[in-house]
Formats: sequence, structure tokens, C1' cells
RNA sequence: GGCCUCGUGGUGUAGUGGAUUAGCACAUUGGACUUCGGAUCCAAAGGUCGCGGGUUCGAUUCCCGUCGCGGUCA
Repeated sequence: GGCCUCGUGGUGUAGUGGAUUAGCACAUUGGACUUCGGAUCCAAAGGUCGCGGGUUCGAUUCCCGUCGCGGUCA
């Protein structure tokens, strides 16, 4: 340098033949319970879907460029 895969809340991930309010678990915060704590139950906050651009009425999803991790070829 060429090619392939991946990038989604603090962490791990689902969704991706274009249209539901982007879902789940853990963690965090508040409440209930408890003498206190843990466990359990209820609720809340937290994502501009790596970044930029394009196509489209509409993009996490399709296209182009770019950045980063990993793999592979030379």
C1' cells in the first nucleotide's frame, strides 16, 4: 500500500431487504422493603448509532470519503 470485518448510553450487545418514540442486560441515581446493609421490587436519567458528505419525502441501515481496532495479502 491492496482487500475483509467491526465501531450503537458508563460497559457488553440486539436491530440494519430504508419508515414503531433505537430495544435488552449490567452498572448509576431515586423510592419501597429492612434496625442498617445486601437481596428483591418499582421508577428515572443516560445514545446527536466513530466523523464528514451524498442519494431519498424519509438513513443506525444504501453510496463515497475519512479516522480508529482487528485480520489477511504483498